[in-house]
RNA sequence: UCGUGCUAGGCGGGGAGCUAGCGGUGCCCUGUACCCGCAAUCCGCUAUAGCGGGGCCGAAUUCCCGCCCGAGGACGGGGCGUUUGGGGUCUGGGGAGCGUAAGCGGUGCUGACGGUCGGGCCCUGCGCAGCGGGAGAGCUGUGAAUCCCGUCAGGUCCGGAAGGAAGCAGCGGUAAGCAGCAUAUCCUGCGUGCCGCAGAUCGUCCGACCCGAGCUGGUUGCGCUCAUUCCGCCCAGGCGGCGCGUUCGACGGCGGGUGCACGA
Numbered sequence: 001u002c003g004u005g006c007u008a009g010g011c012g013g014g015g016a017g018c019u020a021g022c023g024g025u026g027c028c029c030u031g032u033a034c035c036c037g038c039a040a041u042c043c044g045c046u047a048u049a050g051c052g053g054g055g056c057c058g059a060a061u062u063c064c065c066g067c068c069c070g071a072g073g074a075c076g077g078g079g080c081g082u083u084u085g086g087g088g089u090c091u092g093g094g095g096a097g098c099g100u101a102a103g104c105g106g107u108g109c110u111g112a113c114g115g116u117c118g119g120g121c122c123c124u125g126c127g128c129a130g131c132g133g134g135a136g137a138g139c140u141g142u143g144a145a146u147c148c149c150g151u152c153a154g155g156u157c158c159g160g161a162a163g164g165a166a167g168c169a170g171c172g173g174u175a176a177g178c179a180g181c182a183u184a185u186c187c188u189g190c191g192u193g194c195c196g197c198a199g200a201u202c203g204u205c206c207g208a209c210c211c212g213a214g215c216u217g218g219u220u221g222c223g224c225u226c227a228u229u230c231c232g233c234c235c236a237g238g239c240g241g242c243g244c245g246u247u248c249g250a251c252g253g254c255g256g257g258u259g260c261a262c263g264a
Stems, first nucleotide, its partner, number of pairs: 001264006009057003012030004020046005034054005063257006072248005078242001080240008090232001092231002095226008104217004114210008123199005128193002130190006137183001138181005148173004156165003
């Protein structure tokens, strides 16, 4: 140096979570690197840290160590965007009220504002009228098989006869009832009224009188007060992505290291 056969070892790894701790099943990220059984109210182990069984590769592109890169994950705090809840005097903005200053507009000695009197409107009460409803007299019509009246054909009864009696239908009238009329009267109702009388507050309109110079509207500035989470701000929370710090870290790259036996 070559060949053959073995052994160590390898046949994925990592993160979070669980755990006294270590792995695994499950979740996530990388990535393609054996199979079977067990396993999240867990399964199996003990710092030599999955257990049991089987298979392949095998001292190097595959094993081990160090360094670099860095997917991805976890934690912390920061600020940005969005959203939820809370905070009313946060000496904030916006809103409302009051006062004041200035300018402007309207009006005012043909008398503002205010006051007094009177009248009207409005409101209430009473009366009257109107409208509606009802009542009971009045009028008209209708209205009783029989238990209303009158007249009672026919027929019936009494009688020897003369005559008499009861009485259906029909006709006429009437009672109770029903319908209509709308005439005087009575009762009742009313968001009716150019009506009459009276009255109580506020308001409004008109007239008369008194007083004598402001009254009023908007805007701006200032001050005070009040209410409201509408905006800003503050507190707490959720979601999203941004970069910072710490930590773990796959794949990959570089470098180094590492057996045994036999034969030639």
Predicted 3D model of a 264-nucleotide RNA (Bacterial large signal recognition particle RNA) from a Candidatus Hebobacteria bacterium. The coordinates come from a structure-prediction model, not an experiment, and the mean pLDDT is 76.